[in-house]
RNA sequence: CGGGGCGUAGCUCAGUCUGGCAGAGCGCUGCUUUUGGGAAGCAGAGGCCCUCGGUUCGAAUCCGAGCGCCCCGACCA
Numbered sequence: 001c002g003g004g005g006c007g008u009a010g011c012u013c014a015g016u017c018u019g020g021c022a023g024a025g026c027g028c029u030g031c032u033u034u035u036g037g038g039a040a041g042c043a044g045a046g047g048c049c050c051u052c053g054g055u056u057c058g059a060a061u062c063c064g065a066g067c068g069c070c071c072c073g074a075c076c077a
Base pairs, nucleotide, nucleotide: 001073002072003071004070005069006068007067010026011025012024013023020057028044029043030042031041032040033039050066051065052064053063054062
């Protein structure tokens, strides 16, 4: 430099194709059970969907540009 993949809750990831209420597991908080811990049950908090712009009545989702990470190739040494 070229090609491809990925970016969503603290962590691991769905959802995107086919636009229409942002989700799961783990973790965290509170309560109950227990002498306590662990464990179980119930309830709850937690989000700029990487950034900017565009299209649209409506964008995590479509389009453009950029940023970051990973893989492959080329180049240089």
A computed fold for a 77-nucleotide RNA from a Dehalococcoidia bacterium, annotated as transfer RNA.
Lineage of the source: Bacteria > Bacillati > Chloroflexota > Dehalococcoidia.